[in-house]
RNA sequence: AUGUUUCUAUUAGCGCCAUGCACCUCUAUUGGGCGAAGUUAUUUAGAGGUUAACGAGGCAGAGAGUUAUCGAAAUAUUCGGCGGAUGCUCUCUCAUGUACUUGGACGUGUGAUAUGUUGUUAAAGCAAUGGGUAACCAUUACACAAAGGCAGCAUAACCAAGAAA
Numbered sequence: 001a002u003g004u005u006u007c008u009a010u011u012a013g014c015g016c017c018a019u020g021c022a023c024c025u026c027u028a029u030u031g032g033g034c035g036a037a038g039u040u041a042u043u044u045a046g047a048g049g050u051u052a053a054c055g056a057g058g059c060a061g062a063g064a065g066u067u068a069u070c071g072a073a074a075u076a077u078u079c080g081g082c083g084g085a086u087g088c089u090c091u092c093u094c095a096u097g098u099a100c101u102u103g104g105a106c107g108u109g110u111g112a113u114a115u116g117u118u119g120u121u122a123a124a125g126c127a128a129u130g131g132g133u134a135a136c137c138a139u140u141a142c143a144c145a146a147a148g149g150c151a152g153c154a155u156a157a158c159c160a161a162g163a164a165a
Base pairs, nucleotide, nucleotide: 014083015082016081017080020079022050023049024048025047026046027045028044032040033039034038054071055070056069060093061092062091063090064089065088066087094109095108096107097106098105100162101161102160103159104158113156114155115154116153117152118151119150120149121148127140128139129138130137131136
């Protein structure tokens, strides 16, 4: 340095639900249908619950500002609300690239220059199984992205002084 195994972490599309909307159960109520008893669509109220971001990607430090990137699904909800946040912009500092050193300029952020091109990379859904009276939840298997990153290739990467050859 690489590989394997075990353990830990994988928490930022992340956490939460006091109030709203939606949905479920129970009780009472209302009342249309059928009716022997009764049962039940519906109305309202109360109580208790359910859902409330699917993954990809993302952190040099400090301060300020800000509705914080990408697609998938759905077309009640990923709505609404609270908190948080690795985004973006500006300022300063640090680091790094432009062969070496120093300074400047520009770019970048430790996998640390830009552009083009090729390659590479999901989960939910759905199905099955299990749990719950139910709304719904959990697990397993499988199909399909985009942005960005990375890798290969091509092109481009400045000024001044110094050092070395």
This is a predicted structure of a 165-nucleotide RNA (glmS glucosamine-6-phosphate activated ribozyme aptamer). Its Rfam family is "glmS glucosamine-6-phosphate activated ribozyme aptamer". Gene Ontology terms of the family: regulation of gene expression and catalytic activity.